[in-house]
Context: one part of a larger RNA
RNA sequence: GACGAACGCUGGCGGCGUGCUUAACACAUGCAAGUCGAACGAUGAUGCCGGGCUUGCCUGGCGGAUUAGUGGCGAACGGGUGAGUAACACGUGAGUAACCUGCCCUUCACUCUGGAAUAACUCUCGGAAACGAGGGCUAAUGCUGGAUAUGACUGGUGCCUGCAUGGGUGCUGGUGGAAAGCUUUUGUGGUGAAGGAUGGGCUCGCGGCCUAUCAGCUUGUUGGUGGGGUGAUGGCCUACCAAGGCUUUGACGGGUAGCCGGCCUGAGAGGGCGACCGGCCACACUGGGACUGAGACACGGCCCAGACUCCUACGGGAGGCAGCAGUGGGGAAUAUUGCGCAAUGGGCGAAAGCCUGACGCAGCGACGCCGCGUGAGGGAUGACGGCCUUCGGGUUGUAAACCUCUUUCGACAGGGAAGAAGCGCAAGUGACGGUACCUGGAGAAGAAGCACCGGCUAACUACGUGCCAGCAGCCGCGGUGAUACGUAGGGUGCGAGCGUUGUCC
Numbered sequence: 001g002a003c004g005a006a007c008g009c010u011g012g013c014g015g016c017g018u019g020c021u022u023a024a025c026a027c028a029u030g031c032a033a034g035u036c037g038a039a040c041g042a043u044g045a046u047g048c049c050g051g052g053c054u055u056g057c058c059u060g061g062c063g064g065a066u067u068a069g070u071g072g073c074g075a076a077c078g079g080g081u082g083a084g085u086a087a088c089a090c091g092u093g094a095g096u097a098a099c100c101u102g103c104c105c106u107u108c109a110c111u112c113u114g115g116a117a118u119a120a121c122u123c124u125c126g127g128a129a130a131c132g133a134g135g136g137c138u139a140a141u142g143c144u145g146g147a148u149a150u151g152a153c154u155g156g157u158g159c160c161u162g163c164a165u166g167g168g169u170g171c172u173g174g175u176g177g178a179a180a181g182c183u184u185u186u187g188u189g190g191u192g193a194a195g196g197a198u199g200g201g202c203u204c205g206c207g208g209c210c211u212a213u214c215a216g217c218u219u220g221u222u223g224g225u226g227g228g229g230u231g232a233u234g235g236c237c238u239a240c241c242a243a244g245g246c247u248u249u250g251a252c253g254g255g256u257a258g259c260c261g262g263c264c265u266g267a268g269a270g271g272g273c274g275a276c277c278g279g280c281c282a283c284a285c286u287g288g289g290a291c292u293g294a295g296a297c298a299c300g301g302c303c304c305a306g307a308c309u310c311c312u313a314c315g316g317g318a319g320g321c322a323g324c325a326g327u328g329g330g331g332a333a334u335a336u337u338g339c340g341c342a343a344u345g346g347g348c349g350a351a352a353g354c355c356u357g358a359c360g361c362a363g364c365g366a367c368g369c370c371g372c373g374u375g376a377g378g379g380a381u382g383a384c385g386g387c388c389u390u391c392g393g394g395u396u397g398u399a400a401a402c403c404u405c406u407u408u409c410g411a412c413a414g415g416g417a418a419g420a421a422g423c424g425c426a427a428g429u430g431a432c433g434g435u436a437c438c439u440g441g442a443g444a445a446g447a448a449g450c451a452c453c454g455g456c457u458a459a460c461u462a463c464g465u466g467c468c469a470g471c472a473g474c475c476g477c478g479g480u481g482a483u484a485c486g487u488a489g490g491g492u493g494c495g496a497g498c499g500u501u502g503u504c505c
Stems, first nucleotide, its partner, number of pairs: 001504003005501005012372006018365002020330001025328003029325003034073003039070002042067001047062006080283003090207007099200002104196008112146004121136006152175010181188002209255003216246003221243008258280004262273004285306005308319004336362001338361003344358001345356004375405004385396004409446001412440004419432001422429002449494005454475003460489005470477002
């Protein structure tokens, strides 16, 4: 000097930040991922137009609010945490002629014709529940057959080209491959192909901890061939063959640790750290596994095993806060079970809109930084009181009183935003917030402490104590005159803070 700090004493206001560093301990409760009726069959409310009329009911039609279900997209983002990981995890620079990429953009071509089901619904049944079984009906942008298709695979044959495997592009034959409609007003979807953009996968060079009281390690190990697997290379996996591969330039083992942009310190070199913010990675009760999908081996999905908790009619079930709040526990220690989708951004939707504990705000904490205030000028007979005293006085001290003035901040009253762009026919639409800000009147009025004073180190006397009580960062003070302990007066330094402790330079 610095801090995500804590502790002690003290504490007026505001702005901007920041706040479980410990138990990746366990979690009550609420919320944190939905949306689309312009994909579909159903459901059909308020209302409107009729009919019957026992005048408040029955019934026909229009219309379509509402939604459980099928289907689509999203749920792989956003948010959290740092356990694991010494590794191509990260950083940086390359490669991919070994690859993928939903939504988006550009270009080209197409969108023909059939079929069978199934949920919802209804009937029956089982179960305490969670939930389930069977029969029957029905739709679609759900599923599926056929047709066509430059692309795919495969055979033949040319041209161009590369750092190797090779790549690109023609002609020709075979094989098996697509589609979906909805709205009606311009529209919007679907399928195939090529390119782009974005996002990813994989590979490699180099770089960044400690330990030799770890010296040898390795059998899918190192390489090859065939095969499998993947979007893709590869011992990634498998069979066979060879016997290799790494290592004192530190292999292997052990310990520790998420990495970086950065942050702190320092003249720099360097050293330390990796909170907040941003990028990457890993994880989601513990371990394992796959499914769906463009994308997961998936925090608020599924299955299995385990530990734990809960419900139960004992047959069986349910759960996962390292999301936001909040609770217990641990701890020196770390906040509200708040408001709002108004803005920014995200998902869905044609849109209106809905959802959004992302986010925007507010609350709490002097935790940090910054700013402001606690008054200003005058005022000596240097009042009273306190303390000291050589008893003359000195000091507190212009300090107070007193006079004149000001009114920041706070309190009160009146006015009162920008942030709003969009969307909507229009009306309208701000959580923050009656906040910021402006104005007015009142009144010095409501606002100062903490540490230190032997030397280092700015600041001294008195009393008490008597190697006691105590102080102390080091040297050291204290055993009767203590500037070093305790108190008082005075002083010094900082100041809404001041000290102490811890850690780093």
Small-subunit ribosomal RNA, 5' domain from an uncultured bacterium, 505 nucleotides, folded computationally. The full RNA is in RNAcentral, with records from ENA, Greengenes and SILVA.